[in-house]
Context: one part of a larger RNA
RNA sequence: UGACGGGGGCCCGCACAAGCGGUGGAGCAUGUGGUUUAAUUCGACGCAACGCGCAGAACCUUACCAGCCCUUGACAUGCCGUGCUACUCACAGAGAUGUGGGGUCCCCGCAAGGGGCGCGGACACAGGUGCUGCAUGGCUGUCGUCAGCUCGUGUCGUGAGAUGUUGGGUUAAGUCCCGCAACGAGCGCAACCCUUGCCUUCAGUUGCCAUCAUUCAGUUGGGCACUCUGGAGGGACUGCCGGCGGUAAGCCGGAGGAAGGUGGGGAUGACGUCAAGUCCUCAUGGCCCUUACGGGCUGGGCUACACACGUGCUACAAUGGUGGCGACAGAGGGCGCAAGCGAUAGCGUAAGCUCUAGCAAAUCCUCAAAAGCCAUCUCAGUUCAGAUUGCGCUCUGCAACUCGGGCGCAUGAAGGUGGAAUCGCUAGUAAUCGCAGAACAGCAGGCUGCGGUGAAUACGUUCCCGGGCCUUGCACA
Numbered sequence: 001u002g003a004c005g006g007g008g009g010c011c012c013g014c015a016c017a018a019g020c021g022g023u024g025g026a027g028c029a030u031g032u033g034g035u036u037u038a039a040u041u042c043g044a045c046g047c048a049a050c051g052c053g054c055a056g057a058a059c060c061u062u063a064c065c066a067g068c069c070c071u072u073g074a075c076a077u078g079c080c081g082u083g084c085u086a087c088u089c090a091c092a093g094a095g096a097u098g099u100g101g102g103g104u105c106c107c108c109g110c111a112a113g114g115g116g117c118g119c120g121g122a123c124a125c126a127g128g129u130g131c132u133g134c135a136u137g138g139c140u141g142u143c144g145u146c147a148g149c150u151c152g153u154g155u156c157g158u159g160a161g162a163u164g165u166u167g168g169g170u171u172a173a174g175u176c177c178c179g180c181a182a183c184g185a186g187c188g189c190a191a192c193c194c195u196u197g198c199c200u201u202c203a204g205u206u207g208c209c210a211u212c213a214u215u216c217a218g219u220u221g222g223g224c225a226c227u228c229u230g231g232a233g234g235g236a237c238u239g240c241c242g243g244c245g246g247u248a249a250g251c252c253g254g255a256g257g258a259a260g261g262u263g264g265g266g267a268u269g270a271c272g273u274c275a276a277g278u279c280c281u282c283a284u285g286g287c288c289c290u291u292a293c294g295g296g297c298u299g300g301g302c303u304a305c306a307c308a309c310g311u312g313c314u315a316c317a318a319u320g321g322u323g324g325c326g327a328c329a330g331a332g333g334g335c336g337c338a339a340g341c342g343a344u345a346g347c348g349u350a351a352g353c354u355c356u357a358g359c360a361a362a363u364c365c366u367c368a369a370a371a372g373c374c375a376u377c378u379c380a381g382u383u384c385a386g387a388u389u390g391c392g393c394u395c396u397g398c399a400a401c402u403c404g405g406g407c408g409c410a411u412g413a414a415g416g417u418g419g420a421a422u423c424g425c426u427a428g429u430a431a432u433c434g435c436a437g438a439a440c441a442g443c444a445g446g447c448u449g450c451g452g453u454g455a456a457u458a459c460g461u462u463c464c465c466g467g468g469c470c471u472u473g474c475a476c477a
Base pairs, nucleotide, nucleotide: 001477002476004473005472007471008470009469010468011467012466013465015461016460019425020424021423022422023421026314027313028312029311030310031309032308033307034305035304042053043052064300065299066298067297068296069295070294073125077124078123079121080120081119082118083117087102088101089100090099091098092097105116106115107114108113127289128288130287131286132285136283137282138278139277140276141274143272148187149186150185151184152183153182154163155162156161167178168177169176193266194265195264196263198234199233200232201231202230203229204228207224208223209222212221213220237260240254241253242252243251244250316418320377321376322375323374324373325372332366333365334364340359341358345354346353347352384415389410390409391408392407393406394405395404431453432452433451434450435449436448437447
């Protein structure tokens, strides 16, 4: 000087408390451990691994296993030779591939020749998701959006170092004020950026409809006032008033205002810590393999299952189930030369199918659910719950056996609100309801977004956890 203390003081955070809803019990989904296996590829392991890499394993992916094959190689550059080249057909084969037939390559140039493409050959080399994240770059997590981390000069100290950065107030903040052997400065904080909430203005189609006419319908004429869209501005600054405070910083209350003291949300992550994570995104040193640790293919595996854990979904019902009637979003996405979004109508109990209209889209499509109203069920393993299993069908795809999704009929398991323990959340939040998107042929209960309905509680800081500042002890560095 730090780190540490079951030392002290001050302060903060859904840290506790006050509340609401969960997890831990059940079934299933998913990840992991373990076990099994020819293989169940590899990585990630307290917080900060475990719906994580994987925004999607039937083949492919794929890195694993078995078998069958190739050896200048699937890919790059250089050298030599060659021109039956792409393509297509037949046969063998699981295919990779092999054999045979058809097929007289393209461009520039008069030519020689050159270039492209393919085939053959030898060698330099290619290739490696092989090892080392404890050799590395880059990127990322975490403490933590915590308020800190430092420097120059000066001063003090033999020195390590201190001071500044401590102190009194104050703040979300090393935020600001005052004081002070310090005076300044940098990286952080804040602001500048995006979005949302109010207004003005410009613009008026594909959007809108107050007035006029018209229609089944903003459908059409008309209009751009309103809504909306998207450009530009305004608006909030403790600016005003009162009180407190030191005439400070600021705090409390009030007015006006759409909004009030950082208005809400986001992006933004200081010096550093964890030899944290990643050599399997990529790049890269070293090491290793080179007829194989490289490459191709078929099939299998990553989907196994006595068990254990994490994360979720669905329930255990009456604030509910079922039937009928039936209203209202936002944000996205959608085919240009391949095949998207798909209305209406028809068929089917349904999944879905058929015909296709419209739409490269503020124009067309995707397009709501819970809520609400009426009826019924009457507390039961039930008209709860839906696992499991049987049969039939449907969609995608070369192909759903291992191993996809969906529908119908039948079947109708556990489950009676879950021990110790443990998690999230302070407002348009929790809870609850659906919708969309990425990747994707197909496949979500995951993820990322979007809107609808919409609470309860916070006395307080003693305690648990994490953190900041000062101080103290110290046998630690």
A computed fold for a 477-nucleotide part of an RNA from an uncultured bacterium, annotated as small-subunit ribosomal RNA, 3' major domain. The coordinates come from a structure-prediction model, not an experiment, and the mean pLDDT is 84. It matches the Rfam family "Bacterial small subunit ribosomal RNA". Gene Ontology terms of the family: ribosome and structural constituent of ribosome.